A computed fold for a 102-nucleotide RNA from Perspicuibacillus lycopersici, annotated as Purine riboswitch aptamer.
Rfam family: Purine riboswitch aptamer. Its family is annotated with purine nucleobase biosynthetic process in the Gene Ontology.
Model confidence (mean pLDDT): 76 of 100.
The organism belongs to Perspicuibacillus, within Bacteria.

Formats: sequence, structure tokens, C1' cells
RNA sequence: AAAAGUGAUUCGUUUUUCCCUCGUAUAAUAAUGGGGAUAUGGCCCAUAAGUUUCUACCCAGUAACCGUAAAUUAUUGGACUAUGAGGGAAAGUGGUUAUUGC
Repeated sequence: AAAAGUGAUUCGUUUUUCCCUCGUAUAAUAAUGGGGAUAUGGCCCAUAAGUUUCUACCCAGUAACCGUAAAUUAUUGGACUAUGAGGGAAAGUGGUUAUUGC
């Protein structure tokens, strides 16, 4: 110095998990039935719908409207879940690049 084995670090690849951003779904939406409140009120329960889709379908306001009756309307802000893409982090197996120890 070379070859082989083995250990460490490292390069990219692969698998799993987690986080962030953007997109898609869905409008955190609307329908029906039953019960309930009443201008200091406007809610609760159930059923089915909506999605190449599992789950969820609420919370906090603002304004209008309803002259005491059974019916609400518009609007603002805040998620979860499914999934695609990109980025980041951690861990594991195999093999590979480079360096190095024995």
C1' cells in the first nucleotide's frame, strides 16, 4: 500500500412516527319531526342529507326581526377529521458513497 472482516461518522435511498404550510372535502351547512323560551327571549333532543370520505356538524359575539305569538334571519371570528403535495425533526432495518480506527 492492497484485499477481506468489523466498529464509528457521513452521503443520498427506503420504512415508520410527529410537527408546520398550502390545497381538496364542507358551506363547522341546510332539511324534517318532537319539546321549550318570549323583546333581560330566540334554546334542547332525535332522524335522515351533504363529501370519489372516516369523523364532526359546535363555541363566542354583532346586527336585524318577531308588540307577546310561533317562527327566526343575516353576518364576524375560532377547530377537528379524512386526504394530496411541499418542508422539517426523530427512530429502525438493509444496502450504498466518502473518511477513519482495529